[in-house]
RNA sequence: AGAGUUUGAUUCUGGCUCAGAACGAACGCUGGCGGCGUGGAUAAGACAUGCAAGUCGAACGGGACUUACUUAGUAGCAAUAUUCGGGGGUUCUAGUGGCGGACGAGUGAGUAACACGUGAGUAACCUGCCCGAAAAUGGGGAAUAGCCCGAGGAAACUCGGAUUAAUACCGCAUGCGAUCCAGCAGGACAUCCUGCAAGGAUUAAAGGUGGCUUCGGCUGCCGUUUUCGGAUGGACUCGCGGCCUAUCAGCUUGUUGGUGAGGUAAUAGCUCACCAAGGCUACGACGGGUAACUGGUCUGAGAGGAUGAUCAGUCACGCUGGAACUGAGACACGGUCCAGACACCUACGGGUGGCAGCAGUCGAGAAUCAUUCACAAUGGGCGAAAGCCUGAUGGUGCGACGCCGCGUGGAGGAUGACGGUUCUAGGACUGUAAACUCCUGUCAUCAGGGAGUAAAGCUCUGGCGUUAAUCCCCGUAGGGAUUGAUAGUACCCGAAGAGGAAGAGACGGCUAACUCUGUGCCAGCAGCCGCGGUAAUACAGAGGUCUCAAGCGUUGUUCGGAAUCACUGGGCGUAAAGCGUAUGUAGGCGGCGAGGUAAGUCAGAUGUGAAAGCCCAGGGCUCAACCCUGGAACUGCAUCCGAUACUGCCACGCUUGAGUAGUGGAGGGGUAUAUGGAAUUCACGGUGUAGCAGUGAAAUGCGUAGAUAUCGUGAGGAACACUAGUGGCGAAGGCGAUAUACUGGACACUCACUGACGCUGAGAUACGAAGGCUAGGGUAGCGAAAGGGAUUAGAUACCCCUGUAGUCCUAGCAGUAAACGGUGCACGUUUGGUGUGGGGCGGUUCGACCCGUUCCGUGCCGGAGCUAACGCGUUAAACGUGCCGCCUGGGGAGUACGGUCGCAAGACUAAAACUCAAAGAAAUUGACGGGGACCCGCACAAGCGGUGGAGUAUGUGGCUUAAUUCGAUGCAACGCGAAGAACCUUACCUGGGCUUGACAUGUAUGUCGUAGUUUACCGAAAGGUAGACGUCGGUUCGGCCGGACAUACACAGGUGCUGCAUGGCUGUCGUCAGCUCGUGUCGUGAGAUGUUGGGUUAAGUCCCGCAACGAGCGCAACCCCUGUGAAUAGUUGCCAGCGCGUAAUGGCGGGGACUCUAUUCAGACUGCCGGUUUCAAACCGGAGGAAGGUGGGGAUGACGUCAAGUCAGUAUGGCCCUUACGCCCAGGGCUGCACACGUACUACAAUGCCCAGUACAAUGUGAACCGAUACCGCAAGGUGGAGGAAAUCCUGAAAACUGGGCUGUAGUCCGGAUCGCAGUCUGCAACUCGACUGCGUGAAGUCGGAAUCGCUAGUAAUCGCGGAUCAGCUUGCCGCGGUGAAUACGUUCCCGGGUCUUGUACACACCGCCCGUCACACCAUGGGAGCGGGUUCUGCCAGAAGUAGUUAGCCUAACCGCAAGGAGGGCGAUUACCACGGCAGGGUUCGUGACUGGGGUGAAGUCGUAACAAGGUAACCGUAA
Repeated sequence: AGAGUUUGAUUCUGGCUCAGAACGAACGCUGGCGGCGUGGAUAAGACAUGCAAGUCGAACGGGACUUACUUAGUAGCAAUAUUCGGGGGUUCUAGUGGCGGACGAGUGAGUAACACGUGAGUAACCUGCCCGAAAAUGGGGAAUAGCCCGAGGAAACUCGGAUUAAUACCGCAUGCGAUCCAGCAGGACAUCCUGCAAGGAUUAAAGGUGGCUUCGGCUGCCGUUUUCGGAUGGACUCGCGGCCUAUCAGCUUGUUGGUGAGGUAAUAGCUCACCAAGGCUACGACGGGUAACUGGUCUGAGAGGAUGAUCAGUCACGCUGGAACUGAGACACGGUCCAGACACCUACGGGUGGCAGCAGUCGAGAAUCAUUCACAAUGGGCGAAAGCCUGAUGGUGCGACGCCGCGUGGAGGAUGACGGUUCUAGGACUGUAAACUCCUGUCAUCAGGGAGUAAAGCUCUGGCGUUAAUCCCCGUAGGGAUUGAUAGUACCCGAAGAGGAAGAGACGGCUAACUCUGUGCCAGCAGCCGCGGUAAUACAGAGGUCUCAAGCGUUGUUCGGAAUCACUGGGCGUAAAGCGUAUGUAGGCGGCGAGGUAAGUCAGAUGUGAAAGCCCAGGGCUCAACCCUGGAACUGCAUCCGAUACUGCCACGCUUGAGUAGUGGAGGGGUAUAUGGAAUUCACGGUGUAGCAGUGAAAUGCGUAGAUAUCGUGAGGAACACUAGUGGCGAAGGCGAUAUACUGGACACUCACUGACGCUGAGAUACGAAGGCUAGGGUAGCGAAAGGGAUUAGAUACCCCUGUAGUCCUAGCAGUAAACGGUGCACGUUUGGUGUGGGGCGGUUCGACCCGUUCCGUGCCGGAGCUAACGCGUUAAACGUGCCGCCUGGGGAGUACGGUCGCAAGACUAAAACUCAAAGAAAUUGACGGGGACCCGCACAAGCGGUGGAGUAUGUGGCUUAAUUCGAUGCAACGCGAAGAACCUUACCUGGGCUUGACAUGUAUGUCGUAGUUUACCGAAAGGUAGACGUCGGUUCGGCCGGACAUACACAGGUGCUGCAUGGCUGUCGUCAGCUCGUGUCGUGAGAUGUUGGGUUAAGUCCCGCAACGAGCGCAACCCCUGUGAAUAGUUGCCAGCGCGUAAUGGCGGGGACUCUAUUCAGACUGCCGGUUUCAAACCGGAGGAAGGUGGGGAUGACGUCAAGUCAGUAUGGCCCUUACGCCCAGGGCUGCACACGUACUACAAUGCCCAGUACAAUGUGAACCGAUACCGCAAGGUGGAGGAAAUCCUGAAAACUGGGCUGUAGUCCGGAUCGCAGUCUGCAACUCGACUGCGUGAAGUCGGAAUCGCUAGUAAUCGCGGAUCAGCUUGCCGCGGUGAAUACGUUCCCGGGUCUUGUACACACCGCCCGUCACACCAUGGGAGCGGGUUCUGCCAGAAGUAGUUAGCCUAACCGCAAGGAGGGCGAUUACCACGGCAGGGUUCGUGACUGGGGUGAAGUCGUAACAAGGUAACCGUAA
């Protein structure tokens, strides 16, 4: 620091996802040790049990024990014993009393608040214990717990009587002081503060314990009282700061303020009475939701974002609600009272309780520990102290929950062992890894030693201080006896032995790491993209590898990446996004000059910003984590003193922004009124006759009752031809005949006036097309709806005929549009060119021209710049400023709910659940279009002949079958594989057999009487069984080599599957002219250019031009055949000339002239001439020539497309079968026949058929072959065998031609199917199932519907001949020659192709994409008669406990009073306030609900085809039906 994912590819926009860090975590697998931390986040749910707040006997009475003390008594003579009391001592603590239970500990429910943070204020306050200072502590009184007696009760507890103490309670005295009243002085910030002197009034106390004592008292310490000050802690007030929501916009009656009173520690509507009517709010009041706040923590480069566990500060709470009491402090976690819920006890009468203290239990939950030890340390409470208490705390335990550290060994060790995996079978990997050798000893284990944390306190002694003092006390020095939970732990030492100690996840990309097997869209994986349908690096297992490591993964959450809410740091023409437009309020922003001020701003200083944490430095645990010390920082707030550039504020000027004035012209700017002509329609009248109208074509419609047409007259409504123009005006919507009236704005010139008066503009207000609504008019034309006619599969449409609302006017409503320049307004700055509208100025002119310049408007083209690109470009989308509006993935949805507006339609505002990984913009290359342009092709057209109709042949489909083997299936399967199925072939079926096999190689054993030949039997054969004959060959003589057979094992074999695993070969587009590359250039890029353009060509053929220049594969040429000639060569070919010979024939001698044969050459190149052209390529014409523009034909098939065809031609991966899916055999089948299609043959006849005569080829073949002459047979054929391994023989074409018949169109002398009989040939065998011959039979068919095929010259058509395969068999296929045409105007149309261009929502590429209803399933959601719950408000009822007030009743120790009585107090009653509760009615929110609405998703459902191309009616927006 980025990456993956939209596309065929690209750039951008934009979301989703990943890699990082973190956690009080949980879950899965695994788990050696230690240190330091940390651990109920959910049910503020309920809690058994134990403990968590006591202490003081030096406040008090009391109990027990004791006593060398003592008074008194009893017994006794006494010693003595004993009892009671007092004193002393020790000890106990229920009670009274004091202090503390307001701290410490827990939790985060509530709380959006002065609760918290920060900084101030209190001149408006309190403060126990503590510190300092001053003064005092005198003298009395009345009770009451306890104890005792009695009573009630189950208990809790309560009641009565008697008696008693205090540092408990109550008066009195005193008053340094304090408070109040009145006085003076000083000061101040508003209420006030401070000081002074003297006067009046009010107002305190408690003792305990030591020492000394002359017993009078003195004195120490602790306590108590009053006052002042301090410290600490608290209270109140204020500025500022920190959540969401406007689908919460108005809230408030003690409310806001005042006066007076009450109340409080204190201010205050805190409370009350009266008065006034205020107070808060768009800078968000009020309401709703959520939430303890902070230091900090996590993340981040930072700014930020998220968070508030542990630790620390603050707040709030203590079962729920209310309340006060006590007290310095509480409205009180382990206190009280009341109400409620819950739980427990109960004798049913009544009571008791509050773990959000520490442990622990249950519950809920994914989930969070021991019912541990100790007060040794630190701290707290009480105490004079010892000390006691302390679940605070210190420790230990449990949990890998986190962080940190250590270990699980080290070195050597190659036969690279075994095993495993893989393999191209060689090997490779695991892997120095192991074994093995030599070492070490951390941790764990065992054994021994063994801390620090301890300081104090106590006691003794010394001296100092204090004191009258030796006491006490304080601090200090020395001595002594002690105090450790952790723990026999840390640590140290020793021993033994590599011994006890490694897993988890991943391995398609992102992302480090690959193979085999299994599975077969199954099982499964998955964070995103996506894997899996028989060769899965993606599933599962294994081997290997990678990464971390006592952990590793997963899940959840937060930040980051995300510049994806953008302050730092984004956008709005087309991707999401400019309000339809203007006016204008608040707000924001604001020209030039000088002055003042100092709020913002800047600088310095002071205070504060707790500690901890982060950072830096140093130090301590062996290191680290962790801890300690110091520094820095805490970016903040407040105050003081300065600076004054900028901003603000105050006041003064200026003119350039803005406005005013004067003059002038332009204009469909607006409103109202009046007028006009053309046209349509209608009415009337005339003329006139059969149609008119309408369409792609029709029909409905109109018309003989006279239409249309035409002429005249009239009526009425609406709209204003031409002018008319990317021309004008207006803010936009919009505005178009003419005239008049009224009226708004802009512009130019003048530069007179004002003097910043400005810009923008949330709310607000006004205007706002069409359509729509209300009321009243009007209605010619047009025309939703509706009706009819067509079209169509349908046609609720497009087309046609009618036609109502509406369109028009008046007055209102509505307030939306693709209201668009898809571009908010204003101002400034920044190169140009060229039009046009309205002004001004200048030049020139006779001039309305013309030229130049300037201002305002409106267009086009373009520079810089900007932009993802397209494009924009002084009218910016450039560069800047100010202000407003809006956006944040697609869908759901501009929808629901709520609110506002509206008569309604509806408008404005505006979500969520759920769902997808995209949706989108621009541009690129293709493909496609019922888009365009150009060009080509037997593509059409022009012709000739066919197919489709008949019969037959053949192939296919279908059907049938035991089997009808398999493949080929639009063109590009179908006389195709098959160049030839009777058996064989043969792969299929039935049946019979074989199992190392019909065939190959190897090993082992055996035989060698082998191999082989042959006989008999069974059998359809194969095969089986049983015999007979048969002395294997070579040799170096070896147990050797070769060969054969039998048995066994490896293996053979498979036309079994996959052509979608493949090679090779082939078809097709297409012999179409295309397909690419290098370098350069252009573009961010995909890509483009070149290859496009202008010509030309059969051709990307060539030329010219050009940011291209070249090149390659294709085209062409080179190759073969053929057409002309030459040279050479003449046998088997030829024979002109010369001879011979024959009935005749190159038959013979000879010859090379000719034909021919077969080798080499020549020839043709737009080379020459003329014309056209850019004077280029080229084309047209001509000459010559056998041939002329590629002479004709063939071979030759670019990059690629179709997962085209072939595993059955061969090869081949994988899978499958192995006494069978292999092999052998016999028979059958591939030939089966209601039918359909393709390809052929033969015909339908006279251009013919039949008979007879007769002429002329070429390619080729031949030895298990071709086969002559001859003979036989009507013929097929037979006999026979000359010649021929072939220019020698086979070897004699047919049509044509000549003659005759059919002689006139018929089912025929056409046609030959079918069938019968008889034969021939091949073959082991012609039944299924061959070909041919003869005789007889004589079907359909009279030129073929829709449709469709071939062919442009030696071609079509027609005629025969040959060959392959082959025993035999073809009408098929491949070749050969003979005869031998017609037509092409032309490219509009059909088909196919090429190039350019255009549109595209297509890219599997139009056989594409895609929309909506309906049906089914699932999901979330709206409405819904209602039902249920939470919360809140209003009114009323009610009123516990408590406080305050009042008080007729009752009771009453301290004080007063001689007494009666009083003062005061209590109980009770009552009033006010008020919790729970109740009634009634609202608001809000959640859940649920028959039914219902739309939405989303889903595999191949149904119906249509709306959109994307001109998408076949251009599409879209608003509105209505």
Notes:
Small-subunit ribosomal RNA from an uncultured prokaryote, 1521 nucleotides, folded computationally. Rfam family: Bacterial small subunit ribosomal RNA.